[in-house]
Model confidence (mean pLDDT): 76 of 100. Two RNAs folded together computationally: RNase P RNA and transfer RNA, 474 nucleotides in total. Rfam match: Bacterial RNase P class A. By type it is a ribozyme.
RNA sequence: UCAGAUGGUCGGAUAGCUGCGCAUAAAAAAUUGGGAAACCUUUUUAUGUGAGGAAAGUCCGGGCUCCACGGAAAUACGGUGCCGGUUAACGGCCGGCGGGGGCGACCCUAGGGAAAGUGCCACAGAAAAGAAACCGCCUAUAUGCAAUACUUUAAGUAAAAUAUGGGUAAGGGUGAAAUGGUGCGGUAAGAGCGCACCGCGCAGCCGGUAACGGAUGCGGCAUGGUAAACCCCACUGGGAGCAAGAUCGAAUAGGGGUGACAGAUGGCAUUUUUCCGUGCCGUCACCCGGGUGGAUCGCACGAGGCAUUCGGCAACGAAUGCCCCAGAUGAAUAGCUAUCUCCUACCAAACUAGAGUUUUGGUAGGAACAGAACCCGGCUUAUAGACCAUCUGACUUC
RNA sequence: GCCGGCUUAGCUCAGUUGGUAGAGCAGUUGAUUUGUAAUCAUCAGGUCGGGAGUUCGAGUCCCCCAGCCGGCACCA
Numbered sequence: 001u002c003a004g005a006u007g008g009u010c011g012g013a014u015a016g017c018u019g020c021g022c023a024u025a026a027a028a029a030a031u032u033g034g035g036a037a038a039c040c041u042u043u044u045u046a047u048g049u050g051a052g053g054a055a056a057g058u059c060c061g062g063g064c065u066c067c068a069c070g071g072a073a074a075u076a077c078g079g080u081g082c083c084g085g086u087u088a089a090c091g092g093c094c095g096g097c098g099g100g101g102g103c104g105a106c107c108c109u110a111g112g113g114a115a116a117g118u119g120c121c122a123c124a125g126a127a128a129a130g131a132a133a134c135c136g137c138c139u140a141u142a143u144g145c146a147a148u149a150c151u152u153u154a155a156g157u158a159a160a161a162u163a164u165g166g167g168u169a170a171g172g173g174u175g176a177a178a179u180g181g182u183g184c185g186g187u188a189a190g191a192g193c194g195c196a197c198c199g200c201g202c203a204g205c206c207g208g209u210a211a212c213g214g215a216u217g218c219g220g221c222a223u224g225g226u227a228a229a230c231c232c233c234a235c236u237g238g239g240a241g242c243a244a245g246a247u248c249g250a251a252u253a254g255g256g257g258u259g260a261c262a263g264a265u266g267g268c269a270u271u272u273u274u275c276c277g278u279g280c281c282g283u284c285a286c287c288c289g290g291g292u293g294g295a296u297c298g299c300a301c302g303a304g305g306c307a308u309u310c311g312g313c314a315a316c317g318a319a320u321g322c323c324c325c326a327g328a329u330g331a332a333u334a335g336c337u338a339u340c341u342c343c344u345a346c347c348a349a350a351c352u353a354g355a356g357u358u359u360u361g362g363u364a365g366g367a368a369c370a371g372a373a374c375c376c377g378g379c380u381u382a383u384a385g386a387c388c389a390u391c392u393g394a395c396u397u398c
Numbered sequence: 399g400c401c402g403g404c405u406u407a408g409c410u411c412a413g414u415u416g417g418u419a420g421a422g423c424a425g426u427u428g429a430u431u432u433g434u435a436a437u438c439a440u441c442a443g444g445u446c447g448g449g450a451g452u453u454c455g456a457g458u459c460c461c462c463c464a465g466c467c468g469g470c471a472c473c474a
């Protein structure tokens, strides 16, 4: 210098003018204004404060609220799935293990169980999971002599070929996948049939909290793949959601129909069922019809933020100090101007032998993704551009 | 704001346990007819909304996005 890896920060700045939401304070007005009522006060001034890293998707986990939901059990349904830690909790995060990729920094990984059982493995292939023999190889018997070889000259034998039976799992071929791999021996041909190495399984030993790793011995190989197929094992989950829910105000027809269960040995009581307990007794479900379209609370002090120190490899935890930081409801958080910053294009000047690059100046255009709505912890997705730190590889120079 | 569903040919829809994606209408070409329609025959048309993953193999299973559609409040 170029090419990368990982982690983090910011995501326009300043000034002026105009304007908006909320909170606090002061002043003014009238028992005023809006409204049917509940309820909201109104105007002016001043001060303070006023979107995000994702506020988004709503994919997980909680807080909070309601469902009388108290207790127990079982089944079903769903979720998670190497090990350890962290946390309020999690499918998140951190550290490690195994596997895979990269020269490397580093990255990816739904990664329990297939010797509990069931299912599936299309086409091709002999055979797709406890079996099988298409070509081939070996062998036995039978047939057989055109050619070849031998013996003898008449033919016979061998070999080949054909048929049948047996052996074989080395080789060919099929497939995503073919019943361990390579080599040597062995054999009629072959084969873990035997041996060596590798792989696999089992046993105890050593290291590690563990996942797992290491070496040793034994076993001749038993266990094809698939669980983001059913399933088994372990852990785990009650449901609905701020349009939850509470209070107030207004209005209407406390209406009608269908169905279930019955006449207390019954029904219902929040979402699978059962049992026990408790509560209510005409209870529940669905449909049709009627009215309203208002206000207040919930609702902003919280698993809060920032800084420092300590513990821990880290996630994270502890202590101390400081701070209060949006709260709307057709929904505020904005608009304009100037200067600066950054990017792109064009023009001019300077540099150079030139292509061209750099610097300076000017003009024009642009500055991402996106907008709180009960609140937190994560994940995922979108995002112009700028900056910082650590590290890796290649080249050059010293 | 919260909750649920759908996306397959130009249109409307099937696709049953993962194994070469189909039907009807519409379209092309030909026949029939004096000509058109109807009818008959024939042909074409699909990366199954997009992207990753599991698997030998994905329209189907799993995950993340995109687009479209639907539902909800209170009182009696």
Base pairs, nucleotide, nucleotide: 001394002393003392004391005390006389007388008387009386010385012340013339014338015337016336017335018334020050021049022048023047024046025045026044027043028042033040034039052369056380057379059378060377061376062375063374064241065240066239067238070276071275072274073273074272077237078236079235080234081233082096083095084094085093086092097111098109099108100107101106112232113231117230118229119226120225121224134172135171136168137167138166139165140164141163142162143161148158149157150156151155180198181197182196183195184194185193199221200219201218202217203216205214206213207212245297246296247295248294255288256287257286258285259284260283261282266281267280268279269278290473291472292471304323305322306321307320308319309318310317311316341367342366343365344364345363346362347361348360349359350358351356399470400469401468402467403466404465405464408423409422410421411420417454425441427439428438429437447463448462449461451459